[in-house]
């Protein structure tokens, strides 16, 4: 790096140094930043992915500790492709003796989807 599998709306900050753009990429939106942001070190924490020990336990489950990662703005910060349910349309089209039908399209919900992340595996 590329393949699988699980899981991403919960949690959790100070302090030092640095000195401009950052919130993966693309466009769009919104955000965070000279009252110091992103990153970088310490320290603190947060979960329990995975080992490993231990507790129950006949087995299964389970549950403790925390050694390896990981994380500590904002839903992965939101959308983008599909698919549905709800409201509105007043372009269009049908219909017309109408509070009318159909609907490009617009709002909001949900489920997937790409893509990413962070864990286990196996080559």
């Nucleotide at each position: 790096g590329g393949c699988c599998u699980a899981u991403c709306g919960a949690g959790a900050g100070c302090g030092g140094c640095c000195g401009a753009g950052g919130g993966a990429c693309c466009u769009g939106g919104c955000c965070c930043g000279a009252a110091g942001a992103c990153g970088c070190c310490g320290c603190a924490g947060c979960a329990a992915c995975c080992a490993g020990u231990c507790u129950c336990c006949a087995u299964c489950c389970a549950g403790a500790c925390g050694g390896g990662u990981g994380c500590u703005a904002a839903a992965u910060c939101c959308a983008g492709c599909c698919g549905g349910a709800c409201g509105c349309a007043c372009a269009g089209c049908c219909a017309c003796g109408a509070u009318g039908g159909u609907g490009a399209g617009c709002g909001c919900c949900c489920g997937g989807g790409c893509a990413g992340a962070u864990a286990g595996g196996g080559g």
The RNA shown here (SAM riboswitch aptamer (S box leader)) has 123 nucleotides and comes from a Deinococcales bacterium. NCBI's taxonomy places the organism under Bacteria, Thermotogati, Deinococcota, Deinococci, Deinococcales. The sequence was found by an Rfam model in a public genome assembly.